[in-house]
Context: one part of a larger RNA
Molecule: small-subunit ribosomal RNA, central domain
Organism: Coriobacterium glomerans
RNA sequence: UUGGGCGUAAAGCGCGCGUAGGCGGCCAGGCAGGCCGGGCGUCAAAUUCGGGGGCUCAACCCCCGCUCGCGCCCGGAACCGCCCGGCUCGGGUCCGGUAUGGGAGGGUGGAAUUCCCGGUGUAGCGGUGGAAUGCGCAGAUAUCGGGAAGAACACCGGUGGCGAAGGCGGCCCUCUGGGCCGGUACCGACGCUGAGGCGCGAAAGCUGGGGGAGCGAACAGGAUUAGAUACCCUGGUAGUCCCAGCCGUAAACGAUGGACGCUAGGUGUGGGGGGACGAUCCCCCCGUGCCGCAGCCAACGCAUUAAGCGUCCCGCCUGGGGAGUACGGCCGCAAGGCUAAAACUC
Numbered sequence: 001u002u003g004g005g006c007g008u009a010a011a012g013c014g015c016g017c018g019u020a021g022g023c024g025g026c027c028a029g030g031c032a033g034g035c036c037g038g039g040c041g042u043c044a045a046a047u048u049c050g051g052g053g054g055c056u057c058a059a060c061c062c063c064c065g066c067u068c069g070c071g072c073c074c075g076g077a078a079c080c081g082c083c084c085g086g087c088u089c090g091g092g093u094c095c096g097g098u099a100u101g102g103g104a105g106g107g108u109g110g111a112a113u114u115c116c117c118g119g120u121g122u123a124g125c126g127g128u129g130g131a132a133u134g135c136g137c138a139g140a141u142a143u144c145g146g147g148a149a150g151a152a153c154a155c156c157g158g159u160g161g162c163g164a165a166g167g168c169g170g171c172c173c174u175c176u177g178g179g180c181c182g183g184u185a186c187c188g189a190c191g192c193u194g195a196g197g198c199g200c201g202a203a204a205g206c207u208g209g210g211g212g213a214g215c216g217a218a219c220a221g222g223a224u225u226a227g228a229u230a231c232c233c234u235g236g237u238a239g240u241c242c243c244a245g246c247c248g249u250a251a252a253c254g255a256u257g258g259a260c261g262c263u264a265g266g267u268g269u270g271g272g273g274g275g276a277c278g279a280u281c282c283c284c285c286c287g288u289g290c291c292g293c294a295g296c297c298a299a300c301g302c303a304u305u306a307a308g309c310g311u312c313c314c315g316c317c318u319g320g321g322g323a324g325u326a327c328g329g330c331c332g333c334a335a336g337g338c339u340a341a342a343a344c345u346c
Stems, first nucleotide, its partner, number of pairs: 003318004007300002012314001014200004021193003025087003029083003033080002035076008049065006090190001091187003094183005102176007109153001113149008124135002161168002205246006214240002219235004257313006265291011295302002319346003328339004
């Protein structure tokens, strides 16, 4: 609960596509459902309500009366709606450019690391606050040559780019998505939002198969310590990687839903266009940062990328704990997820 709110106090769904629904640009004509005006009828009486009156008051009783609602008729046409026609600024298409770690598949490169083989070489190496466990005379560490494997891509690299979000970074090829700029050729409101629904969705985790260099939950050992189920050290399994299928969560954050319009500027940077060529310069569009006016805010702060001023649509909040729990339902192999209380208590 017809209220007020949602950056940080409770509150924006993790993100998208889209169904129903809600809402919707400019001009002209028409209709008259909504809407507005008038008239008639009806809403039995009593009751209620307003006014007046009668019982000494009141309760009670009597008289007068309106509105709303509903139906019918007449009229109006600004607005909402409907029909017809037209328009181009919203939206889309086309053409020409352009930037890009956007996505998928395939290929390929160098550095590093570990392991294996061989050469040189000898008594240590490693590790720490200091040590020890560990490795090493069966030749380690160091160094040189050769080979194998897996994973990640130094510099460039940026408050920089791309993507709806999650996220995306060596190089090349193929397939593929979206954006921006310019032209204003074409369509002609085709739009916005979006309950349900569907899809995407980091990490961890799960199932089957592969792979396994480094790292490394668990685990073992060494230290530290009063203890040390830790922090430090030596090892190390799952996992981390690939394929297929699940899971569906997060401080999934800008803790800020989406769309459109309006409201001082300044300064950096990415992409594009224009100013006849050029330009360190100026102008325009799109993105991304910082500063700042009006305005807003409890303050912090926000401020043309709004948390300002408005319109539309969706989601959500309503004291703390109990509790994002129980129960039920749906989903999942499981882990668990989604939906979501109450008693009691302060």